[in-house]
RNA sequence: GCGCCUGUAGCUCAACCGGAUAGAGCAACAGCCUUCUAAGCUGUAGGUUACAGGUUCGAUUCCUGUCAGGCGCACCA
Numbered sequence: 001g002c003g004c005c006u007g008u009a010g011c012u013c014a015a016c017c018g019g020a021u022a023g024a025g026c027a028a029c030a031g032c033c034u035u036c037u038a039a040g041c042u043g044u045a046g047g048u049u050a051c052a053g054g055u056u057c058g059a060u061u062c063c064u065g066u067c068a069g070g071c072g073c074a075c076c077a
């Protein structure tokens, strides 16, 4: 340099052929329980879906560019 893949909550991951309010587990916080802690139970909060633009009535999903990470190939006097 070229090609491919990935980017969603603090972490790990869902979200169907594009369909309306983006969810789950763990973690965090609060409460219950317990002599206390842990475990368990209940609830709450937490999102610019990497960024920018485009298509569409409608985009996490499709298209383009950029950024970041990973893999492969090429170059390496």
Stems, first nucleotide, its partner, number of pairs: 001073007010026004019057001028044005050066005